[in-house]
């Protein structure tokens, strides 16, 4: 230069056009003598930019991280 896979919550991940869900981690409460554990709840996220579409994490086009491959040149 080419080609392909990836990118969702602090973390590991789901959801193949129609309210972005779950475990774990945090906080907070119940429980306990206390700590842990185990119960309730809370908070918290679609790389980024444009497009299509009534409607995008999901198609499409650019671009950014990351990983693998291929080629040339030195």
């Nucleotide at each position: 230069g080419c080609g392909g896979a990836u990118g969702u919550a602090g973390u590991u991940u789901a959801a193949u056009g129609g309210u972005a869900g779950a475990a774990c981690a945090a906080c907070a409460g119940c429980c306990u003598u206390c700590c842990a554990a185990g119960c309730u709840g809370u908070u918290g996220g679609c790389g980024g930019g444009g497009g299509u579409u009534c409607g995008a994490a999901u198609c499409c086009c650019c671009u950014c991280g990351u990983c693998c491959g291929c080629u040339c040149c030195a």
This is a predicted structure of a 74-nucleotide RNA (transfer RNA) from Acholeplasma sp. The prediction has a mean pLDDT of 82.